A computed fold for a 77-nucleotide RNA from a Candidatus Aenigmatarchaeota archaeon, annotated as transfer RNA.
It matches the Rfam family "tRNA". Rfam links the family to the GO term triplet codon-amino acid adaptor activity. Rfam classes the family as a transfer RNA. About the family: Transfer RNA (tRNA) molecules are approximately 80 nucleotides in length.
The organism belongs to Candidatus Aenigmatarchaeota, within Archaea.
Its mean pLDDT, the model's own confidence on a scale to 100, is 85.
RNA sequence: GUCGGGGUAGCGUAGCCUGGUAGCGCGCCAGACUCAUAUUCUGGAGGUCGUGGGUUCAAAGCCCAUCCCCGACACCA
Numbered sequence: 001g002u003c004g005g006g007g008u009a010g011c012g013u014a015g016c017c018u019g020g021u022a023g024c025g026c027g028c029c030a031g032a033c034u035c036a037u038a039u040u041c042u043g044g045a046g047g048u049c050g051u052g053g054g055u056u057c058a059a060a061g062c063c064c065a066u067c068c069c070c071g072a073c074a075c076c077a
Stems, first nucleotide, its partner, number of pairs: 001073007010026004020057001028044005050066005
């Protein structure tokens, strides 16, 4: 340099093809239970979907640019 995969809640991840209410597990908070803790059960909070722009009534998902991570190939005086 070329190509491919990935970036979504504190952590791990689904959703993207086919645009239409952002989900799941763990963790966190509160309650129930317990002498108490843990477990279990119930409820809750937490997201500029890497960044910037475009298309659209509407973008996590489509288009363009760009940053970061991983891999393959190429180059290597």